Annotation: This is a predicted structure of a 76-nucleotide RNA (transfer RNA) from a Bacteroidota Order II. bacterium. Model confidence (mean pLDDT): 81 of 100. The sequence is in RNAcentral, with records from ENA.
């Protein structure tokens, strides 16, 4: 410098050929408990990395940044 992946809750990921964003864990609340653990029950919690674009409709598809990971060249 060129190419290729990845970017979604607080964290680890899912979302089918474009069609209402979800799950685990974690956080609250509540039930059991003499109290904490366990365990059941319920809730919160998202500008899907950013700006165009295409479409009736974009986490998904297209340009273009930006972050991270990896190959390749280069330099010493």
């Nucleotide at each position: 410098u060129g190419c290729c992946c990845u970017g979604u809750a607080g964290c680890u990921c899912a979302a089918c050929u474009g069609g209402c964003a979800g799950a685990g864990c974690g956080u609250c609340g509540g039930a059991u408990u003499c109290u904490g653990g366990u365990u059941c029950c319920g809730a919160a919690g998202g500008u899907u990395c950013a700006a165009g674009g295409u479409u009736c409709g974009a986490g998904u598809c297209c340009u273009u940044g930006c972050a991270g990971g990896g190959c390749a060249a280069c330099c010493a």